[in-house]
Context: one part of a larger RNA
């Protein structure tokens, strides 16, 4: 360099947006870079290779040729790539219209439990386990009425239901707000597609500063259990968990399945739109787009199993793997406040 892979065997960056860059829809002139075809130079000898020659033969020597698959120039063809003009509308984005949504961010409000405290009633136990203690309680616990505070998360609605690029997102009102998808229908005119660096977001946990702390809860005590228990179970319990800002930036960040685009039987659900039809007039059905599901051909697959949401068939583009161990480690560079995070070896071994 080629070449095979990447769901589960090693192998899709977590995840978007996007520069180089590689790659690109239809038609007609035009160009001759790419590509083709002819020529003409040039492509030293020696070597390889073919036919001869000369040392008794062979290494070996030595004539010819033939090849040197290259490059230069010239002259010509123009399907295809390119460059360049002009047009087009199927890709792409734009208007306009009535829906859908836990999609983000700020700001208010509610209520139901928990937990505390304050008052009532009440009297001896609660509480906890396999079983117990520890612990709380006659200084009235627990229970049960009332009233208060204060956090923190919203039952029921709730659904292989929505919404988001992911990560995630659910009580509620309300301002600000991003996108999708639908229909007819204008308009722009290839404006695309993917993406090395680069940059934005990114669960938890964790880290800084400052508040909050109501439950729950690493560490920590203290009781059981056991030979022992630095555990599992109990009874406290502090960080944290929550909000603000600013780091960190990694997950089984999972569909273990990168992204666009185009083709390939179906049959049931289900969420959103639109159009028509039928009636009992807000329901049902029938087509038809998006989107989530299940099942099952054709086709792939070692197998497991994917199958129009493909792991099928075909493109383009990028990321990645190349035998376990050593090791995602040491060095070193780069981030960072640490804590690490990132790139990433070899020796040696089997």
């Nucleotide at each position: 360099c080629u070449g095979g892979g990447c769901g589960u065997a090693a192998a899709g960056c977590g995840u978007g947006c996007g520069u180089a860059g590689g790659c690109g829809g239809c038609c007609u002139g035009u160009u001759a870079a790419g590509u083709c075809a002819g020529a003409u130079g040039u492509g030293a000898a020696a070597g390889c290779c073919c036919c001869g020659g000369g040392c008794u033969u062979a290494a070996c020597c030595u004539g010819g040729g033939a090849a040197c698959u290259g490059c230069a120039u010239c002259u010509g063809a123009u399907a295809c790539u390119g460059g360049g003009a002009g047009g087009c509308u199927a890709g792409a984005a734009u208007g306009u219209g009535g829906g859908a949504g836990a999609g983000g961010a700020g700001a208010g409000u509610g209520g139901a439990a928990u937990u505390u405290c304050c008052g009532g009633u009440g009297u001896a136990g609660c509480g906890g386990u396999g079983a117990a203690a520890u612990g709380c309680a006659u200084a009235g616990a627990g229970a049960u009425c009332g009233g208060a505070a204060g956090g923190a998360a919203c039952a029921c609605c709730a659904g292989u239901g929505g919404c988001g690029a992911a990560g995630g997102c659910a009580a509620u009102u309300u301002u600000c707000u991003g996108g999708a998808a639908c229909a007819g229908u204008a308009c722009u005119g290839a404006c695309g597609c993917u993406c090395a660096g680069a940059u934005g977001c990114g669960a938890a946990a964790g880290c800084g500063u400052g508040g909050g702390u109501a439950g729950c809860a690493a560490a920590c005590a203290g009781g059981a259990u056991u030979a022992g228990a630095u555990a599992c179970c109990c009874u406290g319990g502090u960080a944290g968990u929550c909000c603000a800002c600013g780091c960190c930036c990694u997950a089984a960040a999972c569909g273990a399945u990168g992204a666009a685009u185009g083709u390939u039987a179906g049959u049931c659900g289900u969420c959103g739109g639109c159009c028509u039809c039928a009636c009992u007039c807000g329901u049902c059905c029938u087509u038809u787009c998006g989107g989530u599901g299940a099942u099952g051909c054709a086709g792939c697959u070692a197998a497991c199993g994917c199958a129009u949401u493909a792991a099928a068939c075909a493109u383009u583009c990028c990321g990645c793997c190349u035998g376990g161990g050593g090791a995602g480690u040491a060095c070193g560079g780069u981030c960072g406040c640490a804590a690490g995070a990132u790139u990433a070896a070899a020796a040696c071994u089997c």